Source information:
A computed fold for a 72-nucleotide RNA from a Candidatus Tayloriibacteriota bacterium, annotated as transfer RNA. The organism belongs to Candidatus Tayloriibacteriota, within Bacteria. Its Rfam family is "tRNA". By type it is a transfer RNA.

RNA sequence: GGCCCUAUCGUCUAAUGGUUAGGACAACAGGUUUUCAAUCUGUUAAUCAGAGUUCGAUUCUCUGUAGGGCUA
Numbered sequence: 001g002g003c004c005c006u007a008u009c010g011u012c013u014a015a016u017g018g019u020u021a022g023g024a025c026a027a028c029a030g031g032u033u034u035u036c037a038a039u040c041u042g043u044u045a046a047u048c049a050g051a052g053u054u055c056g057a058u059u060c061u062c063u064g065u066a067g068g069g070c071u072a
Stems, first nucleotide, its partner, number of pairs: 001071007010025004018055001027043005048064005
C1' cells in the first nucleotide's frame, strides 16, 4: 500500500428498518438483619463522527476516525 472485520450504559452483551434501545454484572438508594455478608425492590447511565436513502435508521449506503486480522 491492498483486502476484510469491529465500534451500543462504567464493563460484557442483545436488538434481521417500526414507536420507552433490553439483559447481566457494577454503582447509588431503600427493605430485611443487632452489624457485616447474603438476599429482595427501585434508580442512574449508552448507539464512534458526518452525510445520504426512507414516512421512519442502532440496523441500509458513502466518507472519516479508532481498534483488529490477512497479504505484499